[in-house]
RNA sequence: GGGGACAUAGCUCGGCGGUAGAGCGUUCGACCGCAGAUCGAAAGGUCCCUGGUUCGAAUCCAGGUGUCCGUU
Numbered sequence: 001g002g003g004g005a006c007a008u009a010g011c012u013c014g015g016c017g018g019u020a021g022a023g024c025g026u027u028c029g030a031c032c033g034c035a036g037a038u039c040g041a042a043a044g045g046u047c048c049c050u051g052g053u054u055c056g057a058a059u060c061c062a063g064g065u066g067u068c069c070g071u072u
Base pairs, nucleotide, nucleotide: 001071003069004068005067006066007065010024011023012022013021018055026042027041028040029039030038048064049063050062051061052060
């Protein structure tokens, strides 16, 4: 240089064009002599950026940025 994959909650990840979820973690409560475990609840998101298509985009398209993997 050319090719491919990936970017979504604090972490690890799911998500088929129709108002974004799980597990773990965090906070609060119940239980317990305390803690842990267990149970209940809550908070936490500009879905990497810019544009396009569409009635509607995390999802499709184009460009860009970053990370990773082959290849010469």